Description
This is a predicted structure of a 487-nucleotide part of an RNA (small-subunit ribosomal RNA, 5' domain) from an uncultured bacterium.
[in-house]
Context: one part of a larger RNA
RNA sequence: AUGAACGCUGGCGGCAUGCCUAACACAUGCAAGUCGAACGCUCUAGCUUGCUAGAGAGUGGCGGACGGGUGAGGAACAUAUGGGUGAUCUACCCUCAAGUGAGGAAUACCAUCGAGAAAUCGGUGACAAUACCGCAUACCAUUGCACAGCAGAUGUGCACUGAAAGUCGCAAGACGCUUGAGGACGAGCCUGUACCCGAUUAGAUAGUUGGUGGGGUAAAAGCCUACCAAGUCGACGAUCGGUAGCUGGUCUGAGAGGACGAUCAGCCACACUGGGAUUGAGAACGGCCCAGACUCCUACGGGGGGCAGCAGUGAGGAAUAUUCGUCAAUGGGGGAAACCCUGAACGAGCAAUGCCGCGUGCAGGAAGAAGGCUUUCGGGUCGUAAACUGCUUUUUUCGAGGAAGAGUACGGACGGUACUCGAAGAAUCAGCCCCGGCUAACUACGUGCCAGCAGCCGCGGUAAUACGUAGGGGGCGAGCGUUAUCC
Numbered sequence: 001a002u003g004a005a006c007g008c009u010g011g012c013g014g015c016a017u018g019c020c021u022a023a024c025a026c027a028u029g030c031a032a033g034u035c036g037a038a039c040g041c042u043c044u045a046g047c048u049u050g051c052u053a054g055a056g057a058g059u060g061g062c063g064g065a066c067g068g069g070u071g072a073g074g075a076a077c078a079u080a081u082g083g084g085u086g087a088u089c090u091a092c093c094c095u096c097a098a099g100u101g102a103g104g105a106a107u108a109c110c111a112u113c114g115a116g117a118a119a120u121c122g123g124u125g126a127c128a129a130u131a132c133c134g135c136a137u138a139c140c141a142u143u144g145c146a147c148a149g150c151a152g153a154u155g156u157g158c159a160c161u162g163a164a165a166g167u168c169g170c171a172a173g174a175c176g177c178u179u180g181a182g183g184a185c186g187a188g189c190c191u192g193u194a195c196c197c198g199a200u201u202a203g204a205u206a207g208u209u210g211g212u213g214g215g216g217u218a219a220a221a222g223c224c225u226a227c228c229a230a231g232u233c234g235a236c237g238a239u240c241g242g243u244a245g246c247u248g249g250u251c252u253g254a255g256a257g258g259a260c261g262a263u264c265a266g267c268c269a270c271a272c273u274g275g276g277a278u279u280g281a282g283a284a285c286g287g288c289c290c291a292g293a294c295u296c297c298u299a300c301g302g303g304g305g306g307c308a309g310c311a312g313u314g315a316g317g318a319a320u321a322u323u324c325g326u327c328a329a330u331g332g333g334g335g336a337a338a339c340c341c342u343g344a345a346c347g348a349g350c351a352a353u354g355c356c357g358c359g360u361g362c363a364g365g366a367a368g369a370a371g372g373c374u375u376u377c378g379g380g381u382c383g384u385a386a387a388c389u390g391c392u393u394u395u396u397u398c399g400a401g402g403a404a405g406a407g408u409a410c411g412g413a414c415g416g417u418a419c420u421c422g423a424a425g426a427a428u429c430a431g432c433c434c435c436g437g438c439u440a441a442c443u444a445c446g447u448g449c450c451a452g453c454a455g456c457c458g459c460g461g462u463a464a465u466a467c468g469u470a471g472g473g474g475g476c477g478a479g480c481g482u483u484a485u486c487c
Stems, first nucleotide, its partner, number of pairs: 001485002004483005011358006017351002019316001024314003028311003033062003038059002041056007069270003079194007088187002093183008101135001103133002110125006140162002143159006166175003196242003203233003208230008245267004249260004272292005294305004322348001324347003330344001331342004361391004371382004396424006405414001431476005436457003442471005452459002
């Protein structure tokens, strides 16, 4: 010093922290939706009978790649730091430029028929869109060729190919849509340096090292493939084995250093185990498919699930909390907005787990009560300590008022909280460890190498300051000791 635990004890407040073990298994609830100002439909209510208001499943758009969790794996361009990208991508946002023409065919919901225990699925029929598909146009862009240029940047010319969607509004217009250029944000890839232990691990490597052709990616590359060559790494420690998320930092120390990497912040990796693709600007914790283990339902034909999200349960363990409140604030998603969603977040609850602060009274009061302990029997000591007298009210209890947090209307979970005022009454509140030396603090009795103590030295066998108890004393104090670990 600690994310601590255990023993004894325990009044309050503020701020933090709280499964370090089984990346063990999970009942239950919630944690990602939203948009009717993209679209058709169904239902309900009202009436002015074609309108208004609401609800529902579906198509479609955006978001579910953020936020939240965990540290299993990984010794690696994972991380840190400095560069490169003339080898790259980037939805939403901002700026600029140019457009938004004319058409078509489907489909879910629905209706109907059917299969199934269910999950769910099939046939037929009708219908919509900002869903889908041609056509036209092309400021511009792609690809190819030529020229300039400095290497694939960039520029010029020619050819080819490539767009679009509407909605709301009385309107003005607003929000969208398409193509391109730039920015911003985010990301990919490459690279210099740094980066634990073992030589009782010395040789390792065949896509291995390089080239050419082809493929592939947003993009360089043996990234993949065919052929050719035989290289490449290594005592400056390759390869192999062990251990480990990395960093800002934290603890310690005068520093150098050593140890660690909880909370907070950045990055990485993972999401029952292993593999795969799809969608998308971007990829998969609460998406899909396959296999496996486990578990649940079943009418035995077949289906469902994934808390390392927030709570919570069992198990493991020395050990770690509520199946709480609110979207009021901050932020996120959707929406033109109203608003909806948000176990992110903000708060409350539990735990002396830690740090900090406060209290458990203050003053007077005897040559000194009683009582305890001790005694050389005179006394000494606990000790102004108590009693008693006076006072105060931090705290406590009760009553009354009562916030800021909310810039600008509405809106405060916290919370009748903090805080303020009044009243009552010393009232409700002290323990733990130690006293041989190290090390502050000593006597009596009991015990008799016994019972026991102990961090080291050591103590105890009849006068034990070392064991046990008592009185006294010392230390710290809502804590005090012990254990564990680091410096």

The prediction has a mean pLDDT of 85.